[in-house]
Context: one part of a larger RNA
RNA sequence: UUGGGUUUAAAGGGUGCGUAGGCGGAUCUUUAAGUCAGUGGUGAAAUCCUGCAGCUUAACUGUAGAACUGCCAUUGAUACUGGAGGUCUUGAGUAUACUAGAGGUAGGCGGAAUUUAUGGUGUAGCGGUGAAAUGCAUAGAUACCAUAAAGAACACCGAUAGCGUAGGCAGCUUACUGGAGUAUAACUGACGCUGAGGCACGAAAGCAUGGGUAGCGAACAGGAUUAGAUACCCUGGUAGUCCAUGCCGUAAACGAUGAUUACUCGAUGUUGGCGAUAUACUGUCAGCGUCCAAGCGAAAGCGUUAAGUAAUCCACCUGGGGAGUACGCUCGCAAGAGUGAAACUC
Numbered sequence: 001u002u003g004g005g006u007u008u009a010a011a012g013g014g015u016g017c018g019u020a021g022g023c024g025g026a027u028c029u030u031u032a033a034g035u036c037a038g039u040g041g042u043g044a045a046a047u048c049c050u051g052c053a054g055c056u057u058a059a060c061u062g063u064a065g066a067a068c069u070g071c072c073a074u075u076g077a078u079a080c081u082g083g084a085g086g087u088c089u090u091g092a093g094u095a096u097a098c099u100a101g102a103g104g105u106a107g108g109c110g111g112a113a114u115u116u117a118u119g120g121u122g123u124a125g126c127g128g129u130g131a132a133a134u135g136c137a138u139a140g141a142u143a144c145c146a147u148a149a150a151g152a153a154c155a156c157c158g159a160u161a162g163c164g165u166a167g168g169c170a171g172c173u174u175a176c177u178g179g180a181g182u183a184u185a186a187c188u189g190a191c192g193c194u195g196a197g198g199c200a201c202g203a204a205a206g207c208a209u210g211g212g213u214a215g216c217g218a219a220c221a222g223g224a225u226u227a228g229a230u231a232c233c234c235u236g237g238u239a240g241u242c243c244a245u246g247c248c249g250u251a252a253a254c255g256a257u258g259a260u261u262a263c264u265c266g267a268u269g270u271u272g273g274c275g276a277u278a279u280a281c282u283g284u285c286a287g288c289g290u291c292c293a294a295g296c297g298a299a300a301g302c303g304u305u306a307a308g309u310a311a312u313c314c315a316c317c318u319g320g321g322g323a324g325u326a327c328g329c330u331c332g333c334a335a336g337a338g339u340g341a342a343a344c345u346c
Stems, first nucleotide, its partner, number of pairs: 004317003007300002012314001014201004021194003025088007033081002035077008049065006091191001092188003095184005103177007110154001114150008125136002162169002206247006215241002220236004258313006266291010295302002319346003328339004
């Protein structure tokens, strides 16, 4: 490489957009590049294969044939693929009318709680634990009340609910804004799918500059526990967590399951539409779940949201360790990220 694979054994890129490329709906005409057939030329000899012959045999050699699966030219065929032209509507998109939603960005507002401050009432404890102690407290704590300030997060509703490509998104409200679904079948007429490179987005932590800092809380300090205790528990507590701007670019970024399309029994729950007049019942479209037939699977299990049956395109895997390391290169302020071996060893 061929082949075989990628939920859990090695293996799906974190996600999207999209360039090149690959692949691509129905029908008519044409062309004849691919494709198929005929003919001619060429395809050196040796080699290989087959027949016969020569050395006693064999190896070896000679001779005849076949073959040289290829290339070129030419004449035809036209189903399929390609090229050119025309038509179509079911794929795709648009329009119109509705619908639901924690989708996004920016602003405004709200209440509960917490902490702190001040004032009041009030007196000896509070706090914490398995038990304690550190800690706080007669300079009046804890508790209760009133007032004020601050920051962060939004109880109930809340759901195997919803939205988003993924990361993710939750108090209320305003503005701007993206996408989706349904119905109609009006318009365009294959405009599609995938997508190496590329570009954009991308939790948390971390970094830079400037703010902010209530609670929580790496590091750190103290108290316990213990043989020890650089931990688990407790009392404190800095970075951080929050905001703005700019980096970083990774996660068990998981459904450990790439995207798209078609096909293949059913049952049941639920979200949003649509049809009839109707909440019952039922049909249908698009989601989100559970259980199962066929089938698949090593099994667990999957099962119209496939891991079934097929097709197209991309990514990735090829024994364990060494190692996601070294070196080189690219990116980054750095941390590091990406790419990514070998010796050796079992």
Small-subunit ribosomal RNA, central domain from Roseivirga sp. UBA6052, 346 nucleotides, folded computationally. It was read from a public genome assembly.